[in-house]
SAM riboswitch aptamer (S box leader) from Patulibacter medicamentivorans, 101 nucleotides, folded computationally. The model forms 86% of the base pairs in the Rfam consensus. Rfam family: SAM riboswitch aptamer (S box leader). Gene Ontology term of the family: regulation of gene expression. The RNAcentral record of the sequence draws on Rfam and Ribocentre.
Parts: sequence; C1' cells; structure tokens
RNA sequence: GACACAUCCAGAGGAGUGGAGGGACUGGCCCUACGAAGCUCCGGCAACCACCCGCGAAUCAUGCCGACCGGGGGCAGGUGCCAAUUCCAGAGAGAUGUGUG
Repeated sequence: GACACAUCCAGAGGAGUGGAGGGACUGGCCCUACGAAGCUCCGGCAACCACCCGCGAAUCAUGCCGACCGGGGGCAGGUGCCAAUUCCAGAGAGAUGUGUG
C1' cells in the first nucleotide's frame, strides 16, 4: 500500500517550544496572535485487540478441563484518541481497530 469485517450523536487537558495556519477533499460553517499546525513532557479518556471475572442459546467436544459465538463488568499491556454528530452536505469520501496476502 491492497482486500475483508466492525465502529464512528458518549468520553477525555495542561505546560514548554514553535510562529500561521488548522478542521483529510469540494462547498459551507467554525477554531486560531487571548497563539494554528508540528515537536517534547506530564495528565486523562476508553473504540478495537490482549488479559481477568461472571452470565447466556445453539453447536463441537466430553473421563476431566474446554472450544466457538453473544452480550455485561474490570484493567489500561498493544494501537488509538483528548473543539464542534466523521462540525454540516456531497462523494467511487475519510478515520480507527482486527485479520489476511
């Protein structure tokens, strides 16, 4: 980078540096010198995976242990995220996670 699947109306901040952009794209509409993007430090949130607890139908397995699936709770290890419903609309659009080659 490609493909597949799932989710995207909730949640979550400060400081330093930096110096004019940013919200992917188009049209709007917003944020921004009362300091944008980026980078660093500390903090936080909890979507997926991991781990832990317990519940449930069918199937597999069955000596015992269990496997798979669903949904609930915890944790914060791997990613991710911490303005506005993916900001709104549009599109053969985007983002994130998991898996496969």